[in-house]
RNA sequence: AAAAUAUAAGGCAAUGAAGUCUGCCUGAAUCGUCACCAAGCAUUGAGAGACUAAUGACUUCUACUUAAAA
Numbered sequence: 001a002a003a004a005u006a007u008a009a010g011g012c013a014a015u016g017a018a019g020u021c022u023g024c025c026u027g028a029a030u031c032g033u034c035a036c037c038a039a040g041c042a043u044u045g046a047g048a049g050a051c052u053a054a055u056g057a058c059u060u061c062u063a064c065u066u067a068a069a070a
Stems, first nucleotide, its partner, number of pairs: 009026005016061006032051003036047001037045003
């Protein structure tokens, strides 16, 4: 490195954690938006920027943002 066998189930759903539900995946499911620049014709870039979001959905906690009160 490759192959075979066995095993429990496990994993994923653009920023953290837990519970519940839903959907998806079996080596995949998954990896946000916008414009500029470069290569170049459909995409790529360890080119350089701007912006939203802690959920797939619900509840809770934490972080961040805004306002008020103590």

This is a predicted structure of a 70-nucleotide RNA (Fluoride riboswitch aptamer (crcB RNA motif)) from a Desulfobacterales bacterium. Its mean pLDDT, the model's own confidence on a scale to 100, is 77. The sequence was found by an Rfam model in a public genome assembly. Its Rfam family is "Fluoride riboswitch aptamer (crcB RNA motif)". The family has 289 seed sequences and 2,293 matches in Rfam 15.1. The organism belongs to Desulfobacterales, within Bacteria.